[in-house]
Context: one part of a larger RNA
């Protein structure tokens, strides 16, 4: 050292592809490297431990003997690892068929509303509030028709729904394009799992360049409220918020739960896809596979609760934690046009 942990007390990377390493199904042959027994050789003396003896005891000291994780050498054993040969299909993968789906990109398009603009009818208010004033309005607003113009979202369907690694995805049509899921058991034959660096994705706001700007709206002004009101609420309104190309990398990036596999009572909804009874047919029933939900059991948890979609038995891999404040700061190192990210202490104190 061999530790105990990570849903809420620290404590799971935001999320993915994968390098390197870790790990790794069934059967049988070789090998004996790892592992196991045996013997040999070494493993200085002093220490330590046993026995006996010296100094009046002891401490100290001498003589013997034990012991000595180890290493190297030989022989042996072959269950487990390895490594190597032959084979297998239950993992993984392909194949044929099927359906679902706001997966994802690009085009074009559609209807409602809101705003402005022309023009019609119309007359004095309209807005706007807990009251109200700023504001708008006889230069004719408000309100109502009609016609344009333009931008951004797409009600109803719509779900306790669906798809995506994850951020996240919602009118319709078209094209291009990833993934899953069921049936069949036809083909390969362990190709797998995981994943430090790496590389990519990554909401919102924020940034650059040029376009857009209907609404809504940080910053700002007004106008109320208030003891004040650099706010809530009211009228205004620029960045932004849309679009293209480039950064920028954070979030309560949450299921506060990493990936994969296998087992482990049960009930009840929902979505896809199948098989069976039964039917003209469809529902209904019964049942198999994936998913998505609520309610329990055992078992587990400090409880609270999870509970086959484990936080429940177990294995494998990775990334975190290790008193509270200092501080996610500081130096330094890298990224970035900047904002600032990513790494990340320390004296001090409690």
């Nucleotide at each position: 050292c061999u530790g105990g942990g990570c849903g809420u007390a620290a404590a799971g990377g935001g999320c993915g592809c994968g390098u390197a390493g870790g790990c790794g199904g069934c059967u049988u042959g070789g090998u004996a490297a790892g592992u196991g027994a045996g013997a040999a050789g070494u493993g200085a003396a002093a220490g330590c431990c046993c026995a006996c003896g010296g100094c009046u005891u002891a401490a100290c000291c001498g003589u013997g003997g034990a012991g000595g994780u180890g290493c190297u050498u030989c022989u042996c054993a072959u269950a487990c690892u390895g490594c190597u040969g032959a084979g297998c299909u239950a993992g993984a993968g392909g194949a044929u068929g099927g359906g679902a789906g706001a997966g994802g990109g690009a085009a074009g398009u559609g209807g409602a509303a809101u705003u402005c603009c022309u023009g019609g009818u119309g007359u004095a208010g309209c807005g706007g509030u807990g009251a109200a004033a700023u504001g708008c309005g006889u230069a004719g607003a408000u309100a109502u028709c009609a016609g344009g113009a333009g931008a951004a979202a797409c009600a109803c369907c719509g779900g306790u729904g669906g798809c995506u690694a994850a951020g996240g995805c919602g009118g319709c049509u078209u094209c291009c394009u990833g993934g899953a899921c069921c049936a069949u058991g036809c083909c390969u034959g362990a190709c797998g799992c995981u994943g430090a660096g790496g590389c990519g994705c990554g909401a919102a706001a924020g940034c650059g360049u040029g376009g857009g700007g209907a609404g809504c709206g940080a910053a700002c002004a007004g106008g109320a409220u208030u003891a004040g009101a650099u706010a809530c609420c009211c009228u205004g309104g620029u960045a932004g918020u849309c679009c293209a190309c480039g950064c920028c990398c954070u979030a309560a990036a949450c299921g506060a739960u990493g990936g994969a596999u296998a087992c482990u009572u049960g009930g009840u909804g929902c979505u896809g896809c199948g098989g069976g009874u039964g039917u003209c047919g469809a529902c209904c029933c019964c049942u198999g596979c994936a998913g998505u939900g609520c309610c329990g059991g055992a078992g587990u948890u400090a409880a609270c609760g999870c509970a086959u979609u484990a936080a429940g038995u177990a294995u494998c891999c990775c990334g975190c934690c290790u008193g509270g404040g200092g501080a996610g700061u500081a130096c330094g190192g890298u990224c970035g046009c900047a904002a600032g990210g990513c790494u990340g202490a320390a004296a001090c104190u409690c």
Predicted 3D model of a 350-nucleotide part of an RNA (small-subunit ribosomal RNA, central domain) from a metagenome. The full RNA is in RNAcentral, with records from SILVA.